[in-house]
Context: one part of a larger RNA
Molecule: small-subunit ribosomal RNA, central domain
Organism: metagenome
RNA sequence: UUGGGCGUAAAGCGCGCGUAGGCGGCAGGUUAAGUCGGAUGUGAAAGCCCAGGGCUCAACCCAGGAAGUGCAUCCGAUACUGGCCAGCUUGAGUCUCGGAGAGGGUGGUGGAAUUCCCAGUGUAGAGGUGAAAUUCGUAGAUAUUGGGAGGAACACCGGUGGCGAAGGCGACCACCCGGACGAUGACUGACGCUGAGGUGCGAAAGCGUGGGGAGCAAACAGGAUUAGAUACCCUGGUAGUCCACGCCGUAAACUAUGGACACUAGGUGUUGCGGGUAUUGACCCCCGCAGUGCCGGAGCUAACGCGUUAAGUGUCCCGCCUGGGAAGUACGGCCGCAAGGCUAAAACUC
Numbered sequence: 001u002u003g004g005g006c007g008u009a010a011a012g013c014g015c016g017c018g019u020a021g022g023c024g025g026c027a028g029g030u031u032a033a034g035u036c037g038g039a040u041g042u043g044a045a046a047g048c049c050c051a052g053g054g055c056u057c058a059a060c061c062c063a064g065g066a067a068g069u070g071c072a073u074c075c076g077a078u079a080c081u082g083g084c085c086a087g088c089u090u091g092a093g094u095c096u097c098g099g100a101g102a103g104g105g106u107g108g109u110g111g112a113a114u115u116c117c118c119a120g121u122g123u124a125g126a127g128g129u130g131a132a133a134u135u136c137g138u139a140g141a142u143a144u145u146g147g148g149a150g151g152a153a154c155a156c157c158g159g160u161g162g163c164g165a166a167g168g169c170g171a172c173c174a175c176c177c178g179g180a181c182g183a184u185g186a187c188u189g190a191c192g193c194u195g196a197g198g199u200g201c202g203a204a205a206g207c208g209u210g211g212g213g214a215g216c217a218a219a220c221a222g223g224a225u226u227a228g229a230u231a232c233c234c235u236g237g238u239a240g241u242c243c244a245c246g247c248c249g250u251a252a253a254c255u256a257u258g259g260a261c262a263c264u265a266g267g268u269g270u271u272g273c274g275g276g277u278a279u280u281g282a283c284c285c286c287c288g289c290a291g292u293g294c295c296g297g298a299g300c301u302a303a304c305g306c307g308u309u310a311a312g313u314g315u316c317c318c319g320c321c322u323g324g325g326a327a328g329u330a331c332g333g334c335c336g337c338a339a340g341g342c343u344a345a346a347a348c349u350c
Stems, first nucleotide, its partner, number of pairs: 004321003007304002012318001014201004021194003025088002028085004033081002035077008049065002052062003091191001092188004096183003103177007110154001115149007125136002162169002206247006215241002220236004258317006266295011299306002323350003332343004
């Protein structure tokens, strides 16, 4: 390279937006670039192949034919692909109406609880554990009542419920912004899909500057346990956890399953919207579209399992894999304040 693969064996980029490129709906005209046919020229000789000849044969040699999948020019074909022209509405999009939602941002508000402070009541314990001790308490703790301060998180509702591209999002109110879905018509007329580079977003931890600090809590200290105990348990406790701005750019960033479209039995639950039947009515029943679960047929799979939310059947585009270790390391480059990240080998070894 051909070929084969990527849920769990090696392998789907953490996720968007999008450039180049690749690919692209229905019907008509035109062109004839791709494509197909024919002709002519060329495709050196030698060699290969075929038939013949010469060395006694052969190797070898001589002479001839064929072939030379290619290229160029000309003539022709027009189904498919491409170019151009003029159309279409099913793909895509816009408008109108409607409801759902922890979707994002900013500002504000609230109650429960923990801690601390002040005051009252009250007295000897409290706390903690397997049991204890460190610890707190007669300078009045724990408990309890009232008042106050402050920070963080929002019980119940809460649900294989919802929303978001992913990370993720959960008290309430207001404002600003995004997306999806349903319904009816109208409009644009292929405007589409994917996407190397690029660019943006991206949990936690970590970093910089400033603020904040209730609870929790790496590090650390002490008490236990133990043969030891740099742990598990206990008492404390600093970074951090929170906010603003700026970095970092990673993860079992997982559905370990890239995106788009089409097609291919069903059953059952649930969320949103709509239609129908029916009703006093929340309901119930039937149907459609969009999501989200479970079970399961064909088919697929090494098996497990997947199974209209495919891992089935196909088309298009991207990413990635190629024995284990050395190693996601070294070196170099790019990025970063640093920590480090991205790209990414080899010797050697089994």